[in-house]
This is a predicted structure of a 348-nucleotide part of an RNA (small-subunit ribosomal RNA, central domain) from an uncultured bacterium.
Context: one part of a larger RNA
Parts: sequence; structure tokens; C1' cells
RNA sequence: CUGGGCGUAAAGCGUGAGUAGGCGGCUGUGCAAGUCAUGGAUGAAAUCCCGCGGCUCAACCGCGGAACUGUCCUUGAUACUGCAUAGCUUGAGGAUAGUUGAGGAGAAUGGAAUUCCCGGUGGAGCGGUGAAAUGCGUAGAUAUCGGGAGGAACACCUGAGGCGAAAGCGAUUCUCUACACUACUCCUGACGCUGAGUCACGAAAGCCAGGGGAGCAAACGGGAUUAGAUACCCCGGUAGUCCUGGCCAUCAACGAUGGAUACUAGAUAUUCCUGCAGUUGUGUGGGAGUGUCGAAGCUAACGCGUUAAGUAUCCCGCCUGGGGAGUACGGUCGCAAGGCUGAAACUC
Repeated sequence: CUGGGCGUAAAGCGUGAGUAGGCGGCUGUGCAAGUCAUGGAUGAAAUCCCGCGGCUCAACCGCGGAACUGUCCUUGAUACUGCAUAGCUUGAGGAUAGUUGAGGAGAAUGGAAUUCCCGGUGGAGCGGUGAAAUGCGUAGAUAUCGGGAGGAACACCUGAGGCGAAAGCGAUUCUCUACACUACUCCUGACGCUGAGUCACGAAAGCCAGGGGAGCAAACGGGAUUAGAUACCCCGGUAGUCCUGGCCAUCAACGAUGGAUACUAGAUAUUCCUGCAGUUGUGUGGGAGUGUCGAAGCUAACGCGUUAAGUAUCCCGCCUGGGGAGUACGGUCGCAAGGCUGAAACUC
């Protein structure tokens, strides 16, 4: 070098864009770099291997052969790869006509509810629990009616439904903006796939500055429970949760399943587009998604099964016993918290 793996045993980067690189559709022509063949040169000796021989044998030694898997030159071959060139349309992209959707950003608006404030009615409790108490209330609470303030979240619709690369996205309207799919098969003509570095996005919590603060609620205080109760339950309650700008870069960031392409029985449900038949109901096709069950096959089993964990190819990432340890040290990023990279001794 060849040879093993990554759903759950160790192992898929949280996700994308993309540089270098690797890999790459169909047809023709040329070249002959890779590739294959011919002939030659070289590949020191010793060693290794084979044969024969010399020390009584062997080790050891001598002779001959082979080998030295390599390099270079020569002359050819041209299937494949490569390079050059000419084309093609099925991959990819575009045009035209449509469609769906909580995709993203900004602005405006709305109703229900909680809390608080003002006023009316009313008059002794309310609240809370397993039971209570702390708490609130004759300075008039709870309840109820009217008015007002403010913040946050958008019931029903809502669906195993949809959209997005992921994180994620759910009131309504408007503006700006991105993607996807379908029909026609009109245009370009391989423009493609992956992607070390790199860049961008990235829940929650946390951090910095300025706002905001209704409800909820780490910390904290009190009441209970208990042997204790730094908890679970109850009454309060500050950061925070919200907005703007800037950081942080993590997660059971999960389908614990990287991306792309092709191929390999079906059945059924659902979302979106579209064709045909039909008066409607409906029936029957094509495409793109999302689920369930399952042939073959795969799997240690569980299970997966055209949305593969099947059969193959290309590219990237990662794994190599448990602990020590995602630690130490160094580097680098960060305001910090900490992140990324990442050992060893020792031990079983």
C1' cells in the first nucleotide's frame, strides 16, 4: 500500500455559500502525457533466491544463474484516462405562463385575557392547600358594572398540514424581498458534483450600552412539609424574559442517519401543481413534497426498506478499548463567561 467502519456499540462538522483540490454526460477527429507492447542501455560488489562445489557436517566460503519489482532511450498500439478541436442535448442553467406556503425584513392596525388606576353597587371575608399558614381585606378587599393605562402573547382556524439550509417560522393589512413546484419543451450547450482552508447564518441562557417592564420568574424573603428540607407545595419577588444596536457560537443544534447522481416489487393516506373523461358527484393519468405499512435486499438484533440503513460511483468530515479528559500545556478567538484546537504520566 491493499484490507474495516460511522441510526442505537467509538465515529456525520449545527447549517449553508464557496476557493484550491479531487471527480465528472453523449458523438467524431487529432496528439500520444498516463496506459500497454517491441528492442536496447543502465540498475557496482556483497546480500536475498536457485543450482553446483570447498572446509568430516553445519555455520561460513567459492563458482554459475536468476533476480535487482526501478530509471532512461527506441519503435509501435490508441480501447480507456488526459490534452486540443468540432459538434450534441438527456445533466445544469435560462426564457414564457401559472401556483402554493407560519420563508425573511420593515411599518401600521385589531380583539380576547392578565395586572394596575379612577368611579358606581355592595358589606366580610378573599385567596391558597392533601390539610394549612404566610399573604390581601371595614383606610371597604374578593365579587360585579362603567371608564382608563400599559406590556407581552396571538385562542378558534390548526392538520402525522405548510415553508425554510439549519437554527427556526403561526392575529390582520400594506411595502420590500428570497426560494420551490408545475405546464409548454422555446433558448444556452456540460456551464456539473463535492469541497481542505475561508466566509456567512446559527435555539436558549449569558455579556455590553440605551429603552421597556403587564404576566411569568433563576437568585432572594416568608409560610408549610420533614428527623432535617439550602427541595418538591403555597404567598411574595429581582435579574431575565420584550425592543434597538453590538458581542457570544454552544445544545439530546436528533432522522442520534454528510452531500450528489443512478438503479431496484408494491399498498395506502395526505399537501401543492397539472392533463384526460364526465353536467355535478366522481373516475383515471403525469410531476414535486410529506407520512404509514411492507417484496427483494440489508442488519448483531432492533429495525431500514424508491424520503434506504438496499445495489453502485464521486467528494468531504469523522472513529480506533474504559478511565485520566474534552482535562493540562501551548496557540488562537472573546469584555467576561468561556469557545475552538487538544495530549501525556498513571491506572483497569